[in-house]
RNA sequence: GCCACCUUAGCUCAGUGGUAGAGCAACGGUUUCGUAAACCGUAGGUCUCGGGUUCAAGUCCCGAAGGUGGCUCAA
Repeated sequence: GCCACCUUAGCUCAGUGGUAGAGCAACGGUUUCGUAAACCGUAGGUCUCGGGUUCAAGUCCCGAAGGUGGCUCAA
């Protein structure tokens, strides 16, 4: 330099154009002499950024940034 993939909650990840979700973690409660476990519940989001298409975009298109992997050239 070229190519592919990834970016969504604190973490790991779903979500193929029509209400943003799960597990774990956090917090509260039930239970226990107490703790853990278990069970119930609550909170937590500028969907990396900027544009475009659309009645409507996390999702489709263009560009940028960051990350991962692969390939290649020159000095």
Molecule: transfer RNA
Organism: Sorangium cellulosum